[in-house]
RNA sequence: GCCCUUGUAGGUCAACGGAUAGACCAUCAGCUUCCGAAGCUGAAAAUUGCAGGUUCGAAUCCUGUCGAGGGCA
Numbered sequence: 001g002c003c004c005u006u007g008u009a010g011g012u013c014a015a016c017g018g019a020u021a022g023a024c025c026a027u028c029a030g031c032u033u034c035c036g037a038a039g040c041u042g043a044a045a046a047u048u049g050c051a052g053g054u055u056c057g058a059a060u061c062c063u064g065u066c067g068a069g070g071g072c073a
Base pairs, nucleotide, nucleotide: 001072002071003070004069005068006067007066010025011024012023013022018056027043028042029041030040031039049065050064051063052062053061
């Protein structure tokens, strides 16, 4: 230098181009308990790495760019 994969909540991961981007763990509150743990109920938390484009509609498709991993030279 070229090519491939990847980036989504505090963490690990989902999500045919179409409903309010979900799940688990963690966190917070309540119930329960003498107090905790466990269990149950609820809540908060991501404008999907960033900037553009296509589309009625983009996490998803296209371009550029940044980070991470790998391959070739």
Transfer RNA from a Candidatus Curtissbacteria bacterium, 73 nucleotides, folded computationally. Taxonomically the source falls in Candidatus Curtissiibacteriota (Bacteria, Bacteria candidate phyla). Its Rfam family is "tRNA". The family's RNA type in Rfam is transfer RNA.